[in-house]
Context: one part of a larger RNA
Formats: sequence, structure tokens, C1' cells
RNA sequence: UGACAGAGUCCUGCAUAAGUGGUGGAGCCUGUGGUUUAAUUCAAUGCAAAGCGGAGAACCUUACCAAUGCUUGACAUUUCGCGAAUCCUCUUGAAAGAGAGGGGUGCCUUCAGGAACGCGGACAUAGGUGGUGCAUGGAUGUUGUUACCUCGUGCCGUAAGGUGUUGGGUUAAGUUGUGCAUAGAGCGCAACCCUCGUUUUUAGUUUCCAUCAUUGAGUUUGGAACCUUGAAUAGACUGUCGGUGAUAAGCCGGAGAAAGGUGAGGACGACGUCAUGUCAUCAUGCCCCUUAUGCCCUGGGUGACACACGUCCUACAAUGGCCGAGACAAAGGGUCGAGAUCCCGAGAGGGUGAUCUAACACAAAAAACCCAUCCUCAAUUUAGAUUAUAGGCUGCAACUCACCUGCAUAAAGUCAGAAUCGCUAGUAAUCACCGGUCAGCCAUACGACGGUGAAUUCAUUCCCGGGCCUUGUACA
Repeated sequence: UGACAGAGUCCUGCAUAAGUGGUGGAGCCUGUGGUUUAAUUCAAUGCAAAGCGGAGAACCUUACCAAUGCUUGACAUUUCGCGAAUCCUCUUGAAAGAGAGGGGUGCCUUCAGGAACGCGGACAUAGGUGGUGCAUGGAUGUUGUUACCUCGUGCCGUAAGGUGUUGGGUUAAGUUGUGCAUAGAGCGCAACCCUCGUUUUUAGUUUCCAUCAUUGAGUUUGGAACCUUGAAUAGACUGUCGGUGAUAAGCCGGAGAAAGGUGAGGACGACGUCAUGUCAUCAUGCCCCUUAUGCCCUGGGUGACACACGUCCUACAAUGGCCGAGACAAAGGGUCGAGAUCCCGAGAGGGUGAUCUAACACAAAAAACCCAUCCUCAAUUUAGAUUAUAGGCUGCAACUCACCUGCAUAAAGUCAGAAUCGCUAGUAAUCACCGGUCAGCCAUACGACGGUGAAUUCAUUCCCGGGCCUUGUACA
């Protein structure tokens, strides 16, 4: 000087407390461990692995296993020979492939040949999701959006080092003002960027309004005040008043304001730490394989199942369930697509194919909610697992192993031990909708979007994490 302390002072954080809803008990989905297996490919393992890589494993993917095959190779460059290439048919085979037959000549041209493509040979070499993340780059997690981490000059100290960065105030902040052997500077903080909230200007179609018609249909005509959508613009700065404070920085209260003291949210992550994770995104040193640790293909596996753990979903009901009727969103999507209408079907769905390259038409019905009927506290008109059967759709293919529909079946579960997690406002809770991936889908996931919409915070004694200062130390 650090690190550590069941040492002290101060400060801070959904850290505790206050409140609210969960997990842990049940069933199921999914990931992991373990076990099993020919294989159950690999990676990730306290916080910071475990709905994670994977924004989608029937084949493919696929890296694993079994079996059939190939060896200049599925792919790249060089060189030699033959043939343009594409195409059609047959035999064999699970396919990959192997064998045979037919047809057929194109483009450029200096008429020698050449380009592209196919087949065969040769030499260099290809190839490797093989090993090492403790040889590395890159990008990443975490500490932590915590307020820190440093430098040159000067001064102090024999030196390691110190000072500055400490003190008494203040702040979300090493934020800022003051004092001081220091006077300054850099990386961070803040601001500059994006979204939301208010105004003004400008632009009006597919949007909006008025008129007109109630027409099959916003169809006609006129306009851009409003709504709204783009583009620009103003606005918030402790600016102003009072109090307090050191006549400071600031803090408290008021006025005005759409918004008030960082307005709300996002992006943005200092020096470093953890030999963090990743050689399986990619790149790459070294090592290893080279008739195989490379390559092709069929089938299987990644989906197994005494069990253990994690994140979720659905419930246990009356603040509810079934049925009928009525109302109100936002943001996204689409031409190999979204698909109205009508018809068929009880339904999933099938046929038809208007309109749409989208402020126009479509998917599209928002659901919780409101009104009304029945149920009356029961394993029930609760809950829906499991199983049987009949169908539908996607796709060469749905047995292992997809999804959806109808009928039947009707399990556990009556609010959950020790323990433990999230959340401070348009938040929690609750309700639906959309998207990516995608032929289909195991999505109850992930990412967005709006609707309804709370309670509590006395405070810092204690638990946990972090920061400054002081003290101690047999540690470095």
C1' cells in the first nucleotide's frame, strides 16, 4: 500500500421493515442431473448453469449410433485426356450408388482452339462440429449504471509510498461550493442520441370533418378548423417568490405550467476482477487423424425413466363456472403470401376466389368488462390429467415422434412444512392481441403491444450487497 475482521463512525440499495402476489404441496409442459442405452451428440454448473447456445430435433437439421458404400475425395486451386451440357428409358439396390440403352448439339472463334459443364487419371493437397478457451483474436457475462480509476508538476518521506482523491457541508453522482502544499488534467458521472407526454408552423391521401344521399358500397361534392400521420419548431433552466443555509453549494414550501427539480423509459457500461464462458458462430498458433477422427446414404437416437433439482403453465372455485346478448385497443404481419363473401360439415376443416405489394381490402373475434339465465358450497354444472375411439390438416413420410376437432372417460388437487423469490405507479396483479423462427409444430417459451388497475414505505435495530474514513493484523 492492499486484502481481511463475528472492529468502529457515516452513507446507500425492494437489503431489511411495511405491503402485495408468488415458488416450495397437486397435475402437466419444458430444461438439467442421475440412471439406462448400440447411441441417448456437444457446450453451459453458486450468485453470474439449468424455457441457457436452440428465433422452432419426424427426414433434413445432426455433430451421436448401427449397417451399405467412397478414397484427389461433398468443396478449392494446378495439370493431362475424353466428351458440350441439360434430358429420357430399363436392370439392380433400403438409399447412396453401380450397370446398360436412346436422343442430342448449343456459345465465342484468327478454324489452331477457347469458355462453361460432365467423366476419368496424376501430383501438390483437400477435409476434420478432432484436442487445448490454462497458447490466442473477436465479441460476451459479472462486479455495476456501483462512483469510482488514474496522470504530469510541486511538496513530504532513506524508501515502499503519501499528498492531490482527505476535512466540515451538499448531491443520484470524485455532483458541486468552501477550507487546505498543492495549482491543474484525463477515463468515468451528467449532457449531447431515441421513444412517450404539451404547443406552433407546414403537408392533406388511402386519414379526418361538413354537405348530400340512405345508397349494394363513404358511393357524390366541398374543405383541412378538429382528430390523426409525416417533417420542422418552441418548451424546464432551481428561471421566479418566501424560508433556511456561511451573503456559498444546496435543501424545504408556494405560484405559474402539459410537464418541476435527473419529467418517465431506453440505448450508452471507466481502470480493473473472476486464468468467467465460448477453438461447436467465426478467425487462429501448436498437437493429432489422412482407404479415416474425412465424405455419401438408409434406419435409429438426441423424445429412454425407480428418482432428484430449476424456470413456467393450469387449478383447487361463488370476487366463481356454463349459456345468451352488448361495448371499447395498441402495436405488428402478408404476393411461393394474407385471404373476404357464399356453399358443404356438429367441428377441426373443404370448395369458391372479391380485395390487397397495404392509413384503402384481409387475417380480425380483442379478452377481462357490462346486462341477463341457471348452478347453491358438493370433489360439484369445480378442476381438467389419463385412456379409448372417430375424423381433419401439413408434409415423400406423422409407428418410434407433430398439431387440431368431435364423442366417451373424469385422476390428483379443498390454498400448501422448513425455507425462499419478484415488485415503490400506470408499477405489482390480472386480461387478451401480435410477431420472429416456421411446410407443419410439441410455444404453457421468447420478444413486443395495449385494456383494467391496487396496497405499503414508521424507519435503519437486525440479515445481505456496495462506497468513504478510522483502528487492528502472525496474510501478500
Predicted 3D model of a 476-nucleotide part of an RNA (small-subunit ribosomal RNA, 3' major domain) from Capsicum baccatum. NCBI's taxonomy places the organism under Eukaryota, Streptophyta, Mesangiospermae, Gunneridae, Capsicum. The RNAcentral record of the full RNA draws on Rfam. Its Rfam family is "Bacterial small subunit ribosomal RNA". Rfam links the family to the GO terms ribosome and structural constituent of ribosome. The coordinates come from a structure-prediction model, not an experiment, and the mean pLDDT is 83.